This is a predicted structure of a 599-nucleotide part of an RNA (large-subunit ribosomal RNA, domain I) from Nakamurella multipartita. The organism belongs to Nakamurella, within Bacteria.

Context: one part of a larger RNA
RNA sequence: AGCACAUGGUGGAUGCCUUGGCACCAGGAGCCGAUGAAGGACGUGGGAGGCUGCGAUAAGCCUCGGGGAGCUGUCAACCGAGCUGUGAUCCGAGGAUGUCCGAAUGGGGAAACCCCGCACGAGUCAUGUCGUGUGACCCGCACCUGAAUGUAUAGGGUGUGUGGAGGGAACGUGGGGAAGUGAAACAUCUCAGUACCCACAGGAAGAGAAAACAAUUGUGAUUCCGUGAGUAGUGGCGAGCGAAAGCGGAUGAGGCUAAACCGUUGGCGUGUGAUACCCGGCAGGGGUUGCGUUGGCGGGGUUGUGGGGAUGGUGUGUGCUGGGCCUGCCGGCCUGGCGGACAGUGAUAAAAACUUGUGUUAGUCGAACGGAAUUGGAAAAACCGGCCGUAGUGGGUGAUAGCCCCGUAGGCGAAAACACUUGUUCUGUCUUGCAUUGUUUCCCAAGUAGCAGCGAGCUCGUGAAAUUCGCUGUGAAUCUGGCGGGACCACCCGCUAAGCCUAAAUACUCCCUGGUGACCGAUAGCGGACAAGUACCGUGAGGGAAAGGUGAAAAGUACCCCGGGAGGGGAGUGAAAUAGUACCUGAAACCAUGUGCUU
Numbered sequence: 001a002g003c004a005c006a007u008g009g010u011g012g013a014u015g016c017c018u019u020g021g022c023a024c025c026a027g028g029a030g031c032c033g034a035u036g037a038a039g040g041a042c043g044u045g046g047g048a049g050g051c052u053g054c055g056a057u058a059a060g061c062c063u064c065g066g067g068g069a070g071c072u073g074u075c076a077a078c079c080g081a082g083c084u085g086u087g088a089u090c091c092g093a094g095g096a097u098g099u100c101c102g103a104a105u106g107g108g109g110a111a112a113c114c115c116c117g118c119a120c121g122a123g124u125c126a127u128g129u130c131g132u133g134u135g136a137c138c139c140g141c142a143c144c145u146g147a148a149u150g151u152a153u154a155g156g157g158u159g160u161g162u163g164g165a166g167g168g169a170a171c172g173u174g175g176g177g178a179a180g181u182g183a184a185a186c187a188u189c190u191c192a193g194u195a196c197c198c199a200c201a202g203g204a205a206g207a208g209a210a211a212a213c214a215a216u217u218g219u220g221a222u223u224c225c226g227u228g229a230g231u232a233g234u235g236g237c238g239a240g241c242g243a244a245a246g247c248g249g250a251u252g253a254g255g256c257u258a259a260a261c262c263g264u265u266g267g268c269g270u271g272u273g274a275u276a277c278c279c280g281g282c283a284g285g286g287g288u289u290g291c292g293u294u295g296g297c298g299g300g301g302u303u304g305u306g307g308g309g310a311u312g313g314u315g316u317g318u319g320c321u322g323g324g325c326c327u328g329c330c331g332g333c334c335u336g337g338c339g340g341a342c343a344g345u346g347a348u349a350a351a352a353a354c355u356u357g358u359g360u361u362a363g364u365c366g367a368a369c370g371g372a373a374u375u376g377g378a379a380a381a382a383c384c385g386g387c388c389g390u391a392g393u394g395g396g397u398g399a400u401a402g403c404c405c406c407g408u409a410g411g412c413g414a415a416a417a418c419a420c421u422u423g424u425u426c427u428g429u430c431u432u433g434c435a436u437u438g439u440u441u442c443c444c445a446a447g448u449a450g451c452a453g454c455g456a457g458c459u460c461g462u463g464a465a466a467u468u469c470g471c472u473g474u475g476a477a478u479c480u481g482g483c484g485g486g487a488c489c490a491c492c493c494g495c496u497a498a499g500c501c502u503a504a505a506u507a508c509u510c511c512c513u514g515g516u517g518a519c520c521g522a523u524a525g526c527g528g529a530c531a532a533g534u535a536c537c538g539u540g541a542g543g544g545a546a547a548g549g550u551g552a553a554a555a556g557u558a559c560c561c562c563g564g565g566a567g568g569g570g571a572g573u574g575a576a577a578u579a580g581u582a583c584c585u586g587a588a589a590c591c592a593u594g595u596g597c598u599u
Stems, first nucleotide, its partner, number of pairs: 001598009015584001016549002020520002022517007029509002031167002039101003042055003046079002049075003061095006070083003106115003116135007137164002139161007171202001172200005182189001186236001212219002223250005233241002254501003257445001261299010274288001276289001277286002279331006304479001306444003309440008319338007339431006352425003357420005363412003369385003374381001386403002388392001394406003450474007460486001481496005536543002556583001559570004
């Protein structure tokens, strides 16, 4: 020196564990914000660094409930000083306070800072000073003013509005909108209307009550799922892309306007004709009240077996009562009250109060075992003998506990707040409407539909290219009207555009509660089981770790010895100290020591 064995050191694999994660299910909740949010800065404790809580009333204040003996959060002890059966700490509901920054909003600003005006108050002899409140911009509404320019308008001002702004994980609608890639290259095409950016909204959004489908039978708003179907199609007919009807289900809901016409009211124009008009008839009276056009309000009206209006006829009907329409009579019309009928805040109008029940936000009751003997440090193990079960899910307790503890099954419970819900008050409509039959040809959404050009979107890449949407140009009709049924025409069939609203079935999960797992178990599982978005890196946007385990209990080694200390040897604790805060187990590489063999 090598090899082998043994004993150690180093190291932290493995095993076991879990405070933490991951995925999914069910229920809830689905917004917060100028009454100042989300997120922060700085403070705040007797001594106080981090975290947590809170805000100059600062680990807290008040009220109402629960609870019942200890308490002054945690890392994390120690000392001090206190509170508490006159019910503390703690838990829930409601309220008060809530510095400064931040949309940040009196002005400024390099966020958490600086500097003001006004009103009232405090203080001073007075000024300086302090406190409370108020002072941004935009929009709507009301009012006052008011140019060029006469009326006006623009503009300005005052008041008022729990109007706006900013934040939020995904889901939604809209406006913009790639490329890597695939086509085995690449340009049309694809990826893909994806990623990404922007705007805006809601608990869902969007869509939605046929100018729809269908095909000679019919269906009857929309949305979502399954199928139809990788079909029909489309496509350098390449790569690829890719429906719909129908059928089966989930859910289920339908409404309001515009116009014609009537009434009323405002503007403008016209206007002396009694013949218009004043509800109709007869008689009287009035004298611009009229007519045309345009706007507001009320009534009317909303449909495709076309509907409505205006004007006649017929039938039926729902009560009582007051007022008005120049006057009298007859008829008619308008408008109130009582009664009756129907409906309702979830679209079709909209507000509030009381009330019924259920649930949520604290809780509470909750069955049944003992032994001493065995093992052990310890009994929940073994043994012996019992018991409960609408409870043998689970967790803890010195090993493995139905009967020790917390719980579990099953019951019970709310002063207050919230959610849903029942009913009443309340609110709205009708009560001169409904049905039928004539006449009239008044209305039925216009720079719209259509057409042309250029684009886009539909399975559809310009194609025979309909249907849908946009820009530019042109530009209809009113029911004997229009649109569609895949160029176009005819016949036939369906529907009624150019206004609006609409729950549910559907999508998602930042968040709360409960549950589950052939999910992970510290190089795994979230980046994060620990001071984690921390330390650290970067000018910045941003990037981003490592790091869990003594023991049942600190009982964490009094005392002695060596040593400057670190550390160790005794002694002691403990079941164990080769469990000694470098702490469970403690592999390998690597380093030693001892013995043996070889050289």